Predicted 3D model of an 83-nucleotide RNA (transfer RNA) from a Gemmatimonadaceae bacterium.
The coordinates come from a structure-prediction model, not an experiment, and the mean pLDDT is 80.
The sequence was found in a public genome assembly.
Taxonomically the source falls in Gemmatimonadaceae (Bacteria, Pseudomonadati, Gemmatimonadota, Gemmatimonadales).
Its Rfam family is "tRNA". By type it is a transfer RNA.
[in-house]
RNA sequence: GGUGGAGUAGCCAAGCGGUCAACGGCAACAGACUGUAAAUCUGUCGACUCCGGUCUUCGAAGGUUCGAAUCCUUCCUCCACCA
Repeated sequence: GGUGGAGUAGCCAAGCGGUCAACGGCAACAGACUGUAAAUCUGUCGACUCCGGUCUUCGAAGGUUCGAAUCCUUCCUCCACCA
């Protein structure tokens, strides 16, 4: 340099136009249980909230669309193969 794959919440990871603030797991926080702890169970787990909702987000920047994590373009990073 060429081809292909990947990048999503603190971490792993699913999702591939609308039903998505995004399945599930880990971690964290609170509670139950326990002599204590661990394990187990329940709840919370982007921000704000009057708890009804509102806003912003999926590597970066643009674009298409009524609507984008998802489609298109360029770029960045990582992995594999070829050279």